The part of an RNA shown here (large-subunit ribosomal RNA, domain I) has 553 nucleotides and comes from Dehalogenimonas loeffleri.

Context: one part of a larger RNA
RNA sequence: CGCAACUGGUGGAUGCCUUGGCGCUGACAGGCGAUGAAGGACGCGGUAGGCUGCGAUAAGCCUCGGGGAGCCGCCAAGCAGGCUUUGAUCCGGGGAUUUCCGAAUGGGGCAACCCGGCAGGAGUCAUGUCCUGUCAUCCCUUGGCCGAAUACAUAGGCCUUGGGAAGCGAACCCGGGGAAGUGAAACAUCUCAGUACCCGGAGGAGUAGAAAUCAACCGAGAUUCCCCAAGUAGCGGCGAGCGAACGGGGAGUAGCCCAAACCGGGUGGAUCCGUCCAUCCGGGGUUGUGGGACCUUCGUACGUGAUCCGCAAGUAGGCAGGGAAACCGGCUGGGAAGCCGGGCCAUAGCGGGUGAUAGCCCCGUACCCGAACCUGAACGCGGCACAGAAGGCACCCGAGUACGGCGGGGCACGUGAAACCCCGUCGGAAUCUGGGAGGACCAUCUUCCAAGGCUAAAUACUCGUCAGCGACCGAUAGCGUACCAGUACCGUGAGGGAAAGGUGAAAAGAACCCCUGUUAGGGGAGUGCAAUAGAACCUGAAACCAGUUGCGU
Numbered sequence: 001c002g003c004a005a006c007u008g009g010u011g012g013a014u015g016c017c018u019u020g021g022c023g024c025u026g027a028c029a030g031g032c033g034a035u036g037a038a039g040g041a042c043g044c045g046g047u048a049g050g051c052u053g054c055g056a057u058a059a060g061c062c063u064c065g066g067g068g069a070g071c072c073g074c075c076a077a078g079c080a081g082g083c084u085u086u087g088a089u090c091c092g093g094g095g096a097u098u099u100c101c102g103a104a105u106g107g108g109g110c111a112a113c114c115c116g117g118c119a120g121g122a123g124u125c126a127u128g129u130c131c132u133g134u135c136a137u138c139c140c141u142u143g144g145c146c147g148a149a150u151a152c153a154u155a156g157g158c159c160u161u162g163g164g165a166a167g168c169g170a171a172c173c174c175g176g177g178g179a180a181g182u183g184a185a186a187c188a189u190c191u192c193a194g195u196a197c198c199c200g201g202a203g204g205a206g207u208a209g210a211a212a213u214c215a216a217c218c219g220a221g222a223u224u225c226c227c228c229a230a231g232u233a234g235c236g237g238c239g240a241g242c243g244a245a246c247g248g249g250g251a252g253u254a255g256c257c258c259a260a261a262c263c264g265g266g267u268g269g270a271u272c273c274g275u276c277c278a279u280c281c282g283g284g285g286u287u288g289u290g291g292g293a294c295c296u297u298c299g300u301a302c303g304u305g306a307u308c309c310g311c312a313a314g315u316a317g318g319c320a321g322g323g324a325a326a327c328c329g330g331c332u333g334g335g336a337a338g339c340c341g342g343g344c345c346a347u348a349g350c351g352g353g354u355g356a357u358a359g360c361c362c363c364g365u366a367c368c369c370g371a372a373c374c375u376g377a378a379c380g381c382g383g384c385a386c387a388g389a390a391g392g393c394a395c396c397c398g399a400g401u402a403c404g405g406c407g408g409g410g411c412a413c414g415u416g417a418a419a420c421c422c423c424g425u426c427g428g429a430a431u432c433u434g435g436g437a438g439g440a441c442c443a444u445c446u447u448c449c450a451a452g453g454c455u456a457a458a459u460a461c462u463c464g465u466c467a468g469c470g471a472c473c474g475a476u477a478g479c480g481u482a483c484c485a486g487u488a489c490c491g492u493g494a495g496g497g498a499a500a501g502g503u504g505a506a507a508a509g510a511a512c513c514c515c516u517g518u519u520a521g522g523g524g525a526g527u528g529c530a531a532u533a534g535a536a537c538c539u540g541a542a543a544c545c546a547g548u549u550g551c552g553u
Base pairs, nucleotide, nucleotide: 001552002551003550004549005548006547007546008545009544015538016502017501020473021472022470023469024468025467026466027465028464029462030461031168032167039101040100041099042055043054044053046079047078049075050074051073061095062094063093064092065091066090070083071082072081106115107114108113116135117134118133119132120131121130122129137165138164139163140162143159144158145157146156172203173201174200175199176198177197183190187237213220214219224251225250226249227248228247234242235241255454256453257452258398262283263282264281265280266279267278268277269276270275288432290397291396292395294392295391296390297389298388303386304385305384308383309382310381311380317375318374321369322368323367327342328341329340330339331338343360344359345349351363352362353361403427404426405425406424407423408422409421410420413439434449435448436447437446438445489496490495509537512524513523514522515521
C1' cells in the first nucleotide's frame, strides 16, 4: 500500500410523521373608499428584540349577549406586580378612540416631513406657542350678484345651497386600441390572433334580447348557454391552415316602454288679430292576421305584472353558543387503547387526542335546542297599473336615414358571381297604392317592419367566509414560502429570489466530580424503556476517512 471482515467517524439518502400545500363540492359573500380605503410609517407592554393586537383612551375603553374558573397574546422562561363567582381572561353584536403618510384633498414636498389662512378656545402683561374645527379640483344642482360682441337679452364670470365623482380590488364581462417570436420546413398574402399587452366602463355577474329573424311553398316564433349537425358546407399563395349555418335535442323562459298623428296647457316670437311658428309639460299611442290618430256606433270581462306601496315580518335565516348515551378485570409492557375474559351504548362505530391499535377515558359526532343587540329575505295576498269591437276618413308610423359610387372593416367567407352588417367620403329616397329580406341581379311568391329605448332566468368567475371531500403531495414533493418568506440576498431600477421541519410519553434538558488555556470537547455520576434518544438530538444508506484483526506484497 492492496483485499476482506469488523468497530467508529463523516454524511443526510431512505422509512415513518405532518402544523403546510394542491384540486374539488355545497352554501354564503361578491365589494372597500372623502364618515378618509387598500397599503404603510411611527408609536403603545413594569422589564420588550421580533411577531400578533392596538392608536396619545394605544396587547386596549364602554355597552349588550354568550361563557363559567381561572387569567395578564406568541417566540419564552424568569423577576416584579396585579385581575377574577360583585363573573375576570375568552367568544360574538353594537359603539367610542383611531398619531402621521397614502385617492390625500389648505399650500408645498425627496411618502410618513415642512409652511399657512379663517373661526373658536388654552396660555402670556403682550408676541411667540398649543388645542379643536375648517379651507383641493371637477360635474350636476338651489338662490343671488355681475355681465360681452349687441340696445333688451344671451353666452360667460363670481359667490352660495344640496348632491356626486376620484383611489383600491383575484378572476370573470363589454367596449376603444393592438403586436411579435411562431407555422407555412425560406417568405411577402395567410397564420399565430383580434391572442398577449395598453386604455375606458360596469356588475354580482356582464353582454345579448322581443324579428325590417329564419325557413321554403311546410312552417317556426326574443336572447343566452350546452349537446349534435360537423371537421360537414365552404374559405384558403385551394399552401400552411381557417371553419360555419339551417335543422334537431336539452337548460331556462317574460315580455314591455317611447317618438309621431290628435287634444290641452305654460313660455318666447310673429300677426292682416282669424291665427301661425319655436320650445317645454300633461293626455293619447306603440303595431305587421298592418297598427294608431280623428269622426260615428257598441262595449268595459277573463287575465297579466319585473317597478312602487301595504301585509307577510322585524318573521324564516345570518353573526357567539348549549345539551348530548355506554367499561370493568386480568396478562405482557416504561406505558394498554394490544391480547384474554365478561359487559354496555348506538338516529352517536365521521374524525382527532390520550405513554402502542379506544364506539363506552378526553374533545367531539348523530340528534335536539338556542338569546340581547345588529342584520334580514321569499312564496303568497291586497292596493295600484295594463288590458276591446265594427264602419267611415286617408292625418301619423323614427332622414342627411335607407340606398348608391369610391376606400376600408366585420361576417367561417382572403374581392370573389359576394349578398348581409359597420365605418370614412361624395351623392341621396319613399310613408302602407310604402319599405326591407330570402347570398350578384330581375320577376313571381313568401316573409318581416330599419333608421328610439328597457328587460329577469338558464351562462362566466373566485381575492374571501363557513362546512365537507380526495385511487392528490408528504419537506429536492406539495404554493416561491409547513420554519417570523415575497424574508435573507442580488440589482441604479423595473425586477429576480432562496436555503431552512422531526430529542423524549413527559424536560425528567444531565445536580455533583474529573481532564483542560477553554463558556470547546470528552470521561464518570444522575434522568429516562432507551442517551450510538444529549439538544450539531427519530431512523441514520452510499461516496469519503480512520482504527482493529487476518491475508497478500
NCBI's taxonomy places the organism under Bacteria, Bacillati, Chloroflexota, Dehalococcoidaceae, Dehalogenimonas. It matches the Rfam family "Bacterial large subunit ribosomal RNA". Its family is annotated with ribosome and structural constituent of ribosome in the Gene Ontology.